Overview
A computed fold for a 73-nucleotide RNA from a bacterium, annotated as transfer RNA. The RNAcentral record of the sequence draws on ENA and Rfam. Model confidence (mean pLDDT): 80 of 100. Rfam family: tRNA. Gene Ontology term of the family: triplet codon-amino acid adaptor activity. RNAcentral records the identical sequence in 2 taxa.
RNA sequence: GUGCCCGUAGCUCAAUGGAUAGAGCGGUAGAUUCCGGAUCUACAAGUUGAAGGUUCGAAUCCUUUCGGGCACA
Numbered sequence: 001g002u003g004c005c006c007g008u009a010g011c012u013c014a015a016u017g018g019a020u021a022g023a024g025c026g027g028u029a030g031a032u033u034c035c036g037g038a039u040c041u042a043c044a045a046g047u048u049g050a051a052g053g054u055u056c057g058a059a060u061c062c063u064u065u066c067g068g069g070c071a072c073a
Base pairs, nucleotide, nucleotide: 001072002071003070004069005068006067007066010025011024012023013022018056027043028042029041030040031039049065050064051063052062053061
């Protein structure tokens, strides 16, 4: 330099172009307990890497770009 793959909550990952982007773990509060753990309930936590475009509607499709990985040179 060329091609391909990945980027979504603190972490690991879902989500056929269609209702308010969800789950597990973790966090906070409460219940329970002598205390803790375990369990149960609730809550918080997201510019879906960034910018632009297509569309009635984009995490998803297109373009550019940033970061990481792999292959080739």